[in-house]
This is a predicted structure of a 103-nucleotide RNA (Glycine riboswitch aptamer) from Sphingobium sp. CECT 9361. It was read from a public genome assembly, where an Rfam model found it. Its Rfam family is "Glycine riboswitch aptamer". Gene Ontology term of the family: glycine biosynthetic process. Lineage of the source: Bacteria > Pseudomonadati > Sphingomonadales > Sphingobiaceae > Sphingobium.

RNA sequence: GGGCAUGAUACGGGAGAGUGUCGCUGCGGGGUAAAAGCCGGAGCGACCGCCGAAGGAGCAACCGCCCCGGAAUCUCUCAGGCGACAAGGACCGUCUCAUGUUC
Repeated sequence: GGGCAUGAUACGGGAGAGUGUCGCUGCGGGGUAAAAGCCGGAGCGACCGCCGAAGGAGCAACCGCCCCGGAAUCUCUCAGGCGACAAGGACCGUCUCAUGUUC
C1' cells in the first nucleotide's frame, strides 16, 4: 500500500397501513335585523379498523458445540407507526476513521 470482516460518522436510496365514526373547539363560505339549519376543510380527544422495516418478544432452518449458547426479512404486535407533507425507518450503496485478519 491492496483485499476481507466488524463498528462509528456523514451523504444518497428506502416500503406498508384510514377520504372511518362520534364529540368538542374555532376558521372560511352562504344566509339573516342578528342568528340557526346548510357546505368546506383544520386542531384536539375518544372508539373502531389497519401496518411491520426503530426497539422488544417467540419459534425455528441453520451455526458453534462439554454444559449449552447464537440465530431471520418468519411469527406476535407490548411499544412504535397508518387521514398531504414532515419525522422515523430494517436494509443497500459511497467516502472517511478505528480495530482485527490476510497478501